This is a predicted structure of a 695-nucleotide part of an RNA (large-subunit ribosomal RNA, domain II) from a soil metagenome.
Context: one part of a larger RNA
RNA sequence: GUCUGCGAGUUAUUGUCAGUGGCGUCAGCCUAAGGUCCCCUGGACUGGAGGCGAAGCGAAAGCGAGUACCAAAUGUGCGGCCAGUCGCUGGCAAUAGACCCGAAGCGGAGGUGAUCUACUCUUGAGCAGGUUGAAGCCCAGGUAACACUGGGUGGAGGACCGAACUCGUGAAUGUUGAAAAAUUCUGAGAUGACUUGAGAGUAGGAGCGAAAGACUAAUCAAACCCCGUGAUAGCUGGUUCUCUCCGAAAUCGCUUGAGGGCGAGUCUUAUGGAAGUACCCGGCGGAGGUAGAGCACUGAAUGGCUUAGGGGCCCCACCAGGCUGCCAAAACCAAUCAAACUCCGAAUUCCGCCGGUCUCAGUAUCAUAGGAAUCAGGCUGCGAGGGAUAAGCUUCGUAGCCGAGAGGGCAACAGCCCAGACCAUCAGCUAAGGUGCCUAAAUACGAUUAAGUGGAAAGGAUGUGACGUUGCUUAGACAGUGAGGAUGUUGGCUUAGAGGCAGCCAUCAUUUAAACAGUGCGUAAUAGCUGACUCAUCGAGCGAUGUCGCGCCGAAAAUGAUUGGCGAUCAAAUCGUAUACCGAAGCUAUGGAUUCAGUCCCGGUUCGCCGGGGCUGAGUGGUAGGAGAGCGUAAUCAGCGCAGCGAAGCCGGACGGAAACGGAAGGUGGAGCGCUGAUUAGUGAGAAUGCAGAC
Numbered sequence: 001g002u003c004u005g006c007g008a009g010u011u012a013u014u015g016u017c018a019g020u021g022g023c024g025u026c027a028g029c030c031u032a033a034g035g036u037c038c039c040c041u042g043g044a045c046u047g048g049a050g051g052c053g054a055a056g057c058g059a060a061a062g063c064g065a066g067u068a069c070c071a072a073a074u075g076u077g078c079g080g081c082c083a084g085u086c087g088c089u090g091g092c093a094a095u096a097g098a099c100c101c102g103a104a105g106c107g108g109a110g111g112u113g114a115u116c117u118a119c120u121c122u123u124g125a126g127c128a129g130g131u132u133g134a135a136g137c138c139c140a141g142g143u144a145a146c147a148c149u150g151g152g153u154g155g156a157g158g159a160c161c162g163a164a165c166u167c168g169u170g171a172a173u174g175u176u177g178a179a180a181a182a183u184u185c186u187g188a189g190a191u192g193a194c195u196u197g198a199g200a201g202u203a204g205g206a207g208c209g210a211a212a213g214a215c216u217a218a219u220c221a222a223a224c225c226c227c228g229u230g231a232u233a234g235c236u237g238g239u240u241c242u243c244u245c246c247g248a249a250a251u252c253g254c255u256u257g258a259g260g261g262c263g264a265g266u267c268u269u270a271u272g273g274a275a276g277u278a279c280c281c282g283g284c285g286g287a288g289g290u291a292g293a294g295c296a297c298u299g300a301a302u303g304g305c306u307u308a309g310g311g312g313c314c315c316c317a318c319c320a321g322g323c324u325g326c327c328a329a330a331a332c333c334a335a336u337c338a339a340a341c342u343c344c345g346a347a348u349u350c351c352g353c354c355g356g357u358c359u360c361a362g363u364a365u366c367a368u369a370g371g372a373a374u375c376a377g378g379c380u381g382c383g384a385g386g387g388a389u390a391a392g393c394u395u396c397g398u399a400g401c402c403g404a405g406a407g408g409g410c411a412a413c414a415g416c417c418c419a420g421a422c423c424a425u426c427a428g429c430u431a432a433g434g435u436g437c438c439u440a441a442a443u444a445c446g447a448u449u450a451a452g453u454g455g456a457a458a459g460g461a462u463g464u465g466a467c468g469u470u471g472c473u474u475a476g477a478c479a480g481u482g483a484g485g486a487u488g489u490u491g492g493c494u495u496a497g498a499g500g501c502a503g504c505c506a507u508c509a510u511u512u513a514a515a516c517a518g519u520g521c522g523u524a525a526u527a528g529c530u531g532a533c534u535c536a537u538c539g540a541g542c543g544a545u546g547u548c549g550c551g552c553c554g555a556a557a558a559u560g561a562u563u564g565g566c567g568a569u570c571a572a573a574u575c576g577u578a579u580a581c582c583g584a585a586g587c588u589a590u591g592g593a594u595u596c597a598g599u600c601c602c603g604g605u606u607c608g609c610c611g612g613g614g615c616u617g618a619g620u621g622g623u624a625g626g627a628g629a630g631c632g633u634a635a636u637c638a639g640c641g642c643a644g645c646g647a648a649g650c651c652g653g654a655c656g657g658a659a660a661c662g663g664a665a666g667g668u669g670g671a672g673c674g675c676u677g678a679u680u681a682g683u684g685a686g687a688a689u690g691c692a693g694a695c
Base pairs, nucleotide, nucleotide: 001695002694003693004692005691006690011096012095013094014093015092016091017090018089019088020087021086022085023084028052029051030050034046035045036044037043038042056063057062066078067077068076069075099238100237102235106228107227108226110225111224112223118202119201120200121199122198123197124196125195126194127192129161130160131159132157136153137152138151139150140149141148165189166188167187170185171184172183173182204220206216207215241630242629243628244627245626246625251264252263253262254261255260265374266373267371268370269369270368271367272366276359280356281355282354283353284352285351286350287349292344293342294341298338299337300336302334303333304332307328309327310326311324312323313322314321377402378401379400380399381398382397383396384395385394386393407418408417409416422592423591424590425589427588428587429586433582434581435580436566437565438564442579444577445576446575447574448573459553460552463550464549465548466547467546468545469544470543471542472541480537481536482535483534484533486510487509488508491505492504493503516531520529521528593620594619595618596617597616598615599614600613601612602611603610604609631684633681634680635679636678637677638676639675640674641673642672649668650667651666655662656661
């Protein structure tokens, strides 16, 4: 891991609500313990102690259909109208382990442990070999005597090197190991605070500790076993058959509250009442200060005018004075800005009244009662705050969707677009979106684009199309080509030079078809080239500018590239137009099922209604959750049956049912089993890192 089996809302008491039954509705209903009897897991009778109800109000005395407050009430609060009670069944709650499994832990004057390990006690054992050479002593020298010096002897040491022994420094291997701590190499101590055998002692808030919270039997910031104990768990996981009806929430308030709860909101079931009522539409009347706008207030902010007050300059013995292109209050003029400005002011919205639509309907809405779930929400569009007018960001409002929604489209893709799935059909029509092939359906028409743009921005550019404005042009434009482009003159000044062309000033005149006291290149300065300008040639359009459409550049990323792919250019791109077609679980058609409502018929009836059938209409996505109806398992009772001419079980599975499920033949097996009605429950597994077994 798979298979098989086991595995989770139970039981008791009390309360409450619903269903159902007894008695009662002329106010009653019930027994508990106990007792007696019997056909004895039980039943019948007795037992009224007691309980609930029939009256409430008040703290109470108390009063009483009233009472309390009060001096008092035409006031206020709570009452007074309506039958209950006792069983059974079910929902829920409380108390109990209370749906199941799960802690770390806490307590026990309960116990077991020092064969591991810490320390201690008693008694034993062990330490190859080599080295160094302390004190003391002896001899010699030496001294007045010591001291001292030398040689020898001697054999000290938590001395040195290094096996056994003890330890464990570094590394590799090992890491489902050979091993729940090892192996190999390397390393430390190795006569000592050394190592070690045997025996003994100290223990759980205690021991022991050369002290690391270390060690106390692979367990230690309080051992192990048992008990309290099914501790508690606002937390995680799991919670077993089917179908039908309805169907949420992720919000507000409070909370030692924030991943929990309680009240409200939203869901469901029952009951009650229910109006042309709710909802919607129209009209009328109100509320309001947003969008916008405005500057009348509060502020901000620009220019002008005028002018206080300053600054600067001049003048000045003082007082005064003058100028100003600087700063600038207030007023005025012009033009602006504002969430915390408003002289104004919508749309939408909300409230009230009136009218209308909808025959919907015993419905919406409302009330009472039972049961919940929800309190982490998310995205998109619109309006805003925070942020950076960032975020698949965050906090509100509003609508939709997802959540709890399948289907079609967007290549794929909860929240986008279309559209809400009762079932069946080898029928039809459409939506969004599409119609070259993959791939169902158009290789339609008119334009644009040349970039594979389509399938990235600011910005930039003789890309190209459309529509304008304006200038030149057969009296010949624009471009090209040929020719000219001169003279006074090298203008004057400046300058070393300045000759069109460093710079300054002036910019005239002449000849001309035209030609600048010169547009640029160039020279030291000249020269040279060129342009303006003119003629000739040529022969029809050529410039400037604006708006719009589609393109171009801008464009660099890591495995091989991508409109989904292939591929496509009078498109299979983009814009426009028209007609077809495709396309969904949408709509239609046909058949069927079921819920609710209406209506008709039949049967039953305790007259409340219940069951069945026909027709018509509206429905039938669904998580949490509420409500309803069923299937199957085990057992008990009653009735009816089957079975050695073969029960159960197992294999098998025709066939039947909307599902849970039922089930013939045949085989196996060898002794019990089924159906109907009623009752009861250890009653349904795929999940819980579930438990046990097998493989």
Its Rfam family is "Bacterial large subunit ribosomal RNA". Its family is annotated with structural constituent of ribosome and ribosome in the Gene Ontology. The literature on the family includes a 2001 paper in Science by Yusupov et al., "Crystal structure of the ribosome at 5.5 A resolution".